Model confidence (mean pLDDT): 80 of 100. This is a predicted structure of a 124-nucleotide RNA (SAM riboswitch aptamer (S box leader)) from an Actinomycetota bacterium. Its Rfam family is "SAM riboswitch aptamer (S box leader)". From the family's description: The SAM riboswitch is found upstream of a number of genes which code for proteins involved in methionine or cysteine biosynthesis in Gram-positive bacteria. Taxonomically the source falls in Actinomycetota (Bacteria, Bacillati).
[in-house]
RNA sequence: ACCACAUCAAGAGGGGUGGAGGGAAUGGCCCGUUGAAACCCCGGCAACCCCCUCGGAUCGUCGCGAUUCGAGGAAGGUGCCAAAUCCAUCAGGCAAGCAAUUCGAGAGGCCUGGAAGAUGUGGG
Numbered sequence: 001a002c003c004a005c006a007u008c009a010a011g012a013g014g015g016g017u018g019g020a021g022g023g024a025a026u027g028g029c030c031c032g033u034u035g036a037a038a039c040c041c042c043g044g045c046a047a048c049c050c051c052c053u054c055g056g057a058u059c060g061u062c063g064c065g066a067u068u069c070g071a072g073g074a075a076g077g078u079g080c081c082a083a084a085u086c087c088a089u090c091a092g093g094c095a096a097g098c099a100a101u102u103c104g105a106g107a108g109g110c111c112u113g114g115a116a117g118a119u120g121u122g123g124g
Stems, first nucleotide, its partner, number of pairs: 002123007013042005021031003025089004043081003048077002051073010085116001090113005
């Protein structure tokens, strides 16, 4: 590379260097010379992993241990700090609704599921 699982409407920005891009792709719509990307410093958010505390359950057991669930903490490992993953993209359902004999064309809201993507953990 790839595979599996979980989560994705919450939350959290200042400075320095830099100098035109950025928001994955496409379309849209945004952000950006009142300074984009990237790098550095400091700060913060969160609680995925690890760790700590308390409680429940089960199992084993000599007052303890293991597993698991819940609540809390935040030292360490990641991640993140415009906009719902910024919105849509594929399928189904519902609502609304133009034209109409039919085929059909346009516009457009909500819900569910999927795809794609991101992050973590485990595998590889």